This is a predicted structure of a 1433-nucleotide RNA (small-subunit ribosomal RNA) from a wastewater metagenome. Its mean pLDDT, the model's own confidence on a scale to 100, is 84. The RNAcentral record of the sequence draws on SILVA.
């Protein structure tokens, strides 16, 4: 101190959520010990038991028993004046509990009381005289269940009454006296007003006379006056909740007077008089709530709370009331009323734990029906002492804070086990075991404090009373005495590492990661998000982090949140400027001096209890805890002093404001009369068949004469051009001329006042356009209606008609995207431009020029801003005042008020629900946005395809399987470059289990060959031949082979292409698609790569804050096109021989083969073009502008294909998902699709003839001649590993005949018989022959493909696979064209540039309604509780 969440990515703005303390807590898990402190926060609910207030015989009468002693057995003593009850005094108003009520002088503070009291304490005086007359208690006696009460009788006091007496007490008077009035007050009269005794000692007076006592002393009570001290009562300033959706309240209400009443002021009561008295500075009214010191948090300011402790307050079953008394309207007192509970003999009667235990209810939750008065402290007593749940201790509770243990060293074979692994090893971890110490704490055991000191007793000393060596009383020594805690604290001792560790978290915030299960399921979550089979997010285990006798959770509270912002925030677009003025209150407010001293500023003093908190010492071994002492309590009142700002207060000034002079511009308002141009109507007339609308129509209008033209003549509403970035007004808003009233600004001259000012809550008042009443008006225009059209619909857009309204008067509403989204004012701070109205200076003068003042714009420095952007007209830098914001939706809703005639306005929440909403910008995508440019992309062109017929892939279907994959382009004659068996992987049946093939090992045999049986075969079982190389210690033993055997392990075309590699496909052979280093931006990013040009091209060139660079493009590579060489078999043959024949001799001139070379480069010319790239033409040339074809595929995209090519993670089968075999299937067929093959014919068709390739194959082959078959083929087998020999016939073509427009001499499909071939086998299910048969089709609907030149179309030919089986697939020649104007429109792409609420990126966002579910709230026949108001009885 900050962090995560809004985006593909960035900056803001925002709001949620976490990291921290805390707590009277509660929950889950677990729990050794001890201090020290807390513990019903909820029902102020309702309570059995016990205890919590007595005490005094030194105030007074009475007065037992029970024990024990004696006894004459009748009783006496004693216990004992003792219990106990009563009069009588003091206390019971303290102490102890609650927080219901209370928004109040209640509490806190300062402060008054001359308006009061004050027991007991203490001081000081002063007094205590002398009478009386009763009651209780007891005794008779009586009601009654009982509480209780009654009647007679006796008696006593410090109980009770009268008297005297008394002061400086009260009261009244007189007077000091004079005064404005009051207090207060010397001095004098007069009147009221007091008491109670008791204990000790003594015996000199006095009485009986022994010693008491009425006498004397002391003590102590008691009375009357002052005073102190302590508690109190009342009064006042200030000070501290919440709602204005509570704006008025108030009648004893203000206030006098007179009376009453109090201890005491006072309407506190009363009666009378007057009409006040509170409030926006929040009065009334509702809610909520004990105050405060303090406590928790914060850096403070603040904010939240009011447990223990302390102070005050206020209750005491609920409500009322008084009495006693100093004190109460009284928790454990009365009385009355209510409500509950108990007791009754029904007539009556008892009760009040919010004291301290407990109990039962409430609830997440809160203890023992303990000991003790030894200490503290309280009540009474002279005392002793009694009483004390006050308190002091103990028990319960990890509730909270503090300390302490739960073991230390030393140990590596890095033990076992555990987890994990790349299988090598890591880790758990020096951790353990082992070895050696230690002894806290717990256990026993011995010991053993402190806290106790008064004070009475004994007893001694001294002083003092006294006659006293008696006693009393004050001081002071000495002994003994008094302990709930508790045999505790502490301390020694004994033995043993023994008895003592858990919780939470490990995805990211946050510290700490791997396996395994799970597979959007179980579940986790504080946000953000994990789980759909490889989950460091779920469960469990290993290991790891944190904290530790605790550690998670949940609830609150501050805090972080500067996210209420005084300190410390915003309002142009993110929430937020009132639509706009004028103005009361109030806030602020120019210069200059006097005074004064409220605010300020000092200095002093009084307070601010105490504890707390802070510092510096001390105690408990230490800390928590306790003691002492300082500081500090920012405050509140007093006195004294200062005079700078502020206020007051007097005086003056002109710079703010405002008057006045003199000119000036203007659609500023109001009214008033006036003008034309167009519309539409109606009228006359001309003239006739159309007119109007629209993309294109159609309702409509027209032969009853429109539409056009003309002329007339009604009405209304707006005012063309001028006109403009102009102008005017607060702000809406304002446009024809004229006239009248009128408001406001501007410059100019400096005469006047003299601060008169600036903002403004409420409040007033203006206010577009709809709408509203009332009555006018009504040409155009048009909601709402109606027809027509479109359309899937069309309550819409278009069209044709049309009301209200639009206008005027008056009067209402009161709102706008009333916007500059930017309150008003006032100051300061670079310019440049422009244009509106003034004035100056220059100029004769006009303009132009410069200055200046008031406006309206544009643009731009600093400067501000999250960025856009503001930028003397600020969004700059300030000041003054108002308004107005606080996540998004719910909602500008709902209730309630106000306001209107009503639409409606204004004010305005909450529930509940998300974690975002939101601004600026950036970067791609996208548009039925634009620009510019490409491609067999349209288009002009040629051939198809979609109709049939097979072939063939696919879908579907079926099936025991019909193996699997491929799925718009970019699956579908795709994998498969060939399925009868095999292939193969599917299917049924039969079989095998270290397996069909691999490594090891162990035992036996060399290998290998043959023949039989049995079986569909796979397998199975008999027999029989045969025995090799190598070495040797002769025993064996190797090596390479076979046959049994164990187990380790093979195998899997079993799953996942969304775990992967490689490989391919696509856009796309499209021109892209990145880097460095500068530069620019907060930044994501931009530039560079855009721009003007070019190009097939991000090719190339100029430019240019960008300069380079790489991957693409191009070129290097192969084929072809033309020469040149170089080399001639198996090619070739111009010239010589020769033949059937380049057959042969001979030649390599040609072709033609295949080595090396050359040739094309915008190189030349002419033109445009920016003296550029380029481009157009042209010459040369076999080829010209990339000759023509391949090859070659950037960054990336599609989780595109592929686990069944191959390779691989992980899973998964293991007498099977593995391997053998034989049969069957992949070849099934009602159907749809893709793609081809052949056709439908004369540019054909059939016969005969005849001609020209080029590129390939060939030994398990290719196979010639010749013979046989009609033929396929067969018989035979010359030649050739091939420029030689073979396959081989080249077809379309050319010549000649025929057919003649028909389902045909087209078409050839199906079928039926007959063959051939190949092959273990052609039935499921080959292919070709002949011989019949001769189906569909007569040019293909909507759609839709392919090609730009040696191409399309149209002939054939080879070949790979292959026993064998090609209409497919790869090739090779042979004949050979049509068109392209052009780039609007469809498809794809390239570039730039805009809009965007998209970014899974338009197959995208997304809105609304229903349906279901389920939370939240309402309504509803009613029905019930509280509390308040009002009316009413």
């Nucleotide at each position: 101190a900050g962090a995560g969440u809004u985006u593909g990515a960035u900056c803001c703005u925002g709001g949620c959520u976490c990291a921290g303390a805390a707590c009277g807590a509660a929950c889950g898990c677990u729990g050794g010990c001890g201090g020290u402190a807390u513990g019903c926060u909820u029902a102020a609910c309702a309570c059995a038991u016990g205890c919590a207030a007595g005490u005094c015989g030194a105030a007074c009468g009475u007065g037992a028993a029970a024990g024990u002693c004696c006894u004459u057995c009748g009783g006496g003593a004693u216990g004992a004046g003792u219990a106990a009850a009563g009069u009588g005094g003091c206390g019971c108003a303290c102490g102890g509990g609650u927080g219901a009520g209370u928004a109040a002088c209640a509490c806190g503070u300062a402060g008054g009381u001359g308006a009061c009291c004050u027991g007991c304490c203490u001081u000081u005086u002063u007094g205590c005289g002398g009478g009386g007359g009763a009651u209780a208690a007891c005794u008779c006696u009586g009601a009654g269940a009982a509480a209780u009460c009654g009647g007679a009788g006796c008696u006593a006091a410090u109980a009770c009454c009268g008297c005297a007496u008394a002061c400086g007490a009260u009261g009244a008077g007189u007077g000091u006296a004079a005064u404005u009035g009051a207090a207060a007050a010397a001095a004098c009269u007069c009147a009221u007003g007091a008491a109670a005794g008791a204990a000790u000692g003594c015996c000199u007076c006095u009485g009986c006379u022994u010693g008491c006592a009425a006498g004397c002393a002391u003590u102590c009570a008691c009375a009357g006056a002052a005073a102190g001290a302590u508690g109190g009562g009342c009064c006042u300033g200030c000070g501290g909740a919440g709602c204005a959706u509570u704006a008025g309240c108030u009648a004893g209400u203000u206030g006098g007077u007179g009376g009453g009443g109090u201890a005491a002021u006072g309407g506190c009561c009363u009666a009378c008089c007057a009409a006040g008295g509170c409030g926006a500075c929040g009065a009334u009214g509702c809610u909520u709530a004990u105050c405060g010191g303090a406590u928790c948090u914060g850096a403070g300011a603040g904010g939240a709370u009011g447990a223990u402790c302390c102070g005050a307050c206020a209750c005491a079953c609920u409500g009322g009331a008084a009495c006693u008394g100093a004190g109460a309207c009284a928790c454990g007192g009365u009385c009355c009323a209510g409500a509950c509970u108990c007791c009754u003999a029904c007539g009556g009667g008892a009760g009040g734990c919010a004291g301290c235990a407990g109990u039962g209810g409430g609830g997440a939750a809160u203890a023992u029906u303990g000991c003790g008065c030894a200490a503290u402290g309280g009540g009474c007593g002279a005392a002793a002492g009694c009483c004390u749940g006050a308190c002091g201790c103990a028990g319960c509770a990890a509730u909270a804070c503090c300390g302490c243990a739960u073991g230390g060293g030393u140990g590596a074979g890095g033990a076992a086990g555990g987890u994990c692994u790349u299988c090598g090893g890591a880790u758990u971890g020096u951790a353990a075991a082992a070895c050696c110490c230690u002894g806290u704490c717990a256990a026993u055991g011995u010991g053993g404090a402190a806290a106790a000191a008064c004070g009475g007793c004994a007893u001694c000393u001294a002083g003092u009373c006294g006659a006293a060596u008696a006693g009393g009383c004050u001081a002071g020594g000495u002994g003994a005495u008094u302990g709930a805690u508790g045999g505790u604290a502490c301390a020694c001792a004994u033995a043993a590492a023994g008895g003592a560790a858990g919780c939470a978290c490990c995805g990211g915030c946050u510290a700490a990661c791997u396996u395994c299960g799970u597979g959007c399921c179980a579940g986790c979550a504080g946000c953000c998000g994990c789980g759909g089979u490889a989950a460091u997010a779920c469960g469990a285990a290993g290991g790891g982090u944190g904290c530790g006798a605790g550690c998670g959770u949940u609830g609150u509270u501050c805090g972080g949140a500067u996210u209420u912002a005084u300190u410390g925030g915003g309002c142009g677009u993110a929430a937020a400027g009132c639509g706009c003025g004028c103005g009361c209150a109030g806030g602020c407010g120019g210069a200059u001096u006097u005074g004064u001293a409220a605010g300020c500023c000092a200095g002093a003093u009084g307070u601010g209890a105490a504890a707390u908190c802070u510092c510096g010492g001390g105690g408990c071994u230490c800390a928590a805890c306790c003691c002492c002492g300082a500081a500090a309590g920012u405050g509140c009142g007093u006195c004294u002093g200062g005079a700078a700002c502020u206020g007051c207060u007097a005086a003056u000034c002109u710079a703010g404001a405002g008057u006045g002079a003199u000119g000036g511009a203007g659609g500023g308002g109001a009214g008033u009369g006036a003008g034309g141009a167009a519309u539409u109507u109606c009228g006359c007339a001309u003239g006739u068949a159309g007119g109007g609308g629209u993309a294109a129509a159609a309702u409509c209008c027209g032969u009853a004469g429109a539409g056009a033209u003309g002329c007339g003549a009604a009405g209304g509403a707006a005012c063309a051009c001028c006109a403009g970035a102009g102008g005017c007004g607060a702000a809406g808003g304002c446009g024809u001329c004229u006239c009248u009233c009128u408001g406001g600004c501007c410059a100019u001259c400096u005469a006047c006042u003299g601060a008169c000012g600036c903002u403004g809550a409420g409040g007033c008042g203006c206010g577009a356009a709809a709408g509203c009443g009332u009555g006018g008006g009504g040409a155009g225009c048009a909601a709402a209606c109606a027809g027509g059209a479109u359309u899937a619909g069309a309550u819409a857009c278009c069209c044709u008609g049309g009301u209200a309204g639009u206008c005027c008067a008056c009067g209402c509403c009161g709102u706008a995207a009333a916007c500059u989204a930017u309150g008003u004012g006032a100051a300061c701070u670079a310019g440049a431009u422009a244009u509106u109205g003034g004035c100056g200076c220059a100029u004769u003068g006009a303009c132009c020029g410069c200055g200046u003042c008031a406006g309206u714009g544009u643009c731009g420095u600093a400067g501000c801003a999250a960025a856009c952007g503001c930028g003397u007209u600020a969004a700059g830098u300030u000041c003054a005042c108002c308004g107005c914001c606080u996540g998004g939706g719910g909602a500008g809703u709902a209730c309630g008020g106000u306001c209107g005639c009503a639409a409606g306005a204004c004010u305005a929440a909450a529930a509940c629900u998300c974690a975002a909403a939101g601004g600026a910008a950036u970067u791609g995508a996208c548009g039925g946005g634009g620009g510019c440019c490409c491609g067999c992309a349209c288009a002009a062109g040629c051939g198809g395809u979609g109709g049939a017929u097979u072939a063939u892939g696919u879908g579907g279907u079926u099936u025991a399987a019909u193996u699997c994959g491929a799925a718009g382009c970019a699956a579908c004659g795709c994998g498969c470059a060939g399925a009868a068996c095999c292939u193969u992987a599917c299917c049924a049946a039969g079989g095998c289990u270290u397996g069909a093939a691999a490594u090891c090992c162990c035992g036996g045999g060399a290998a290998u060959c043959c023949u039989c049986c049995c079986g569909a075969a796979a397998a199975g079982g008999a027999g029989g031949a045969g025995u090799g190389c190598c070495u040797u210690u002769c025993g064996a033993g190797g090596a390479a082979u076979c046959c049994g055997g164990u187990g380790a392990c093979a195998g899997g075309c079993g799953c996942u292409g969304c775990a992967u590699g490689g490989c391919u496909g696509u856009c796309g052979u499209c021109a892209g698609c990145u880097c460095g280093u500068g530069u620019c931006g907060u930044g994501a990013g931009a530039u560079g790569u855009u721009g003007g040009g070019u190009u097939a091209a991000g090719u190339c060139u100029c430019g240019c804050a960008a300069c380079g660079a790489g991957c693409g493009c191009a070129a290097c590579c192969c084929c072809u096109a033309u020469c040149u060489u170089u080399a001639g078999u198996u090619g070739c043959c111009a010239g010589c021989a020769u033949u059937a024949a380049g057959u042969u001799g001979g030649g390599c001139a040609c072709u033609c083969u295949a080595g090396a070379g050359a040739g094309a480069c915008u190189g030349c010319c002419u033109g445009g073009g920016u003296u550029a790239a380029c481009c157009a033409g042209g010459a040369g040339g076999a080829a010209g502008g990339u000759g023509g074809g391949g090859a070659u595929g950037a960054c990336g995209u599609c989780a595109a294909g592929u686990c069944c090519u191959c390779a691989u993670g992980g899973c998964c089968c293991u007498u099977a998902u593995g391997c053998c075999u034989u049969g069957g299937g992949c070849u099934a067929c009602a159907c749809a699709c893709g793609u081809a093959a052949u056709a439908c014919a004369a540019u054909g068709g059939u016969u005969g003839a005849u001609a020209c390739a080029a590129a390939g194959g060939g030994a398990u082959g290719c196979g010639a001649c010749c013979c046989g078959g009609c033929g396929a083929c067969g018989g035979u087998g010359a030649g050739c590993a091939a420029a030689u020999c073979u396959c081989a016939a080249a077809a379309a073509g050319u010549c000649a005949a025929u057919c003649u427009c028909a389902g045909u001499c087209c078409g050839g499909a199906u079928u039926g018989g007959a063959g051939u071939c190949u092959g273990c086998a052609a039935u499921u299910c080959g292919a070709c022959u002949c011989c019949a048969u001769g189906a569909a089709g007569u040019u293909g609907g909507a759609a839709u493909c392919g090609c730009u030149a040696g191409u399309a179309a149209u002939c054939g030919c080879g070949g790979a696979u292959c026993a064998g089986c090609a209409c497919g697939c790869c090739g090779c020649g042979g004949u050979g064209a049509a068109u392209a104007c052009g780039u609007u429109c469809c498809c794809g792409g390239g570039c730039c540039u805009u809009g965007u609420a998209c970014a899974c990126a338009c197959c995208g966002c997304c809105c609304g309604u229903c349906a279901c579910a389920c939370c939240a709230u309402g309504g509803g026949a009613g029905u019930u509780g509280u509390c308040c108001u009002u009316a009413c009885c």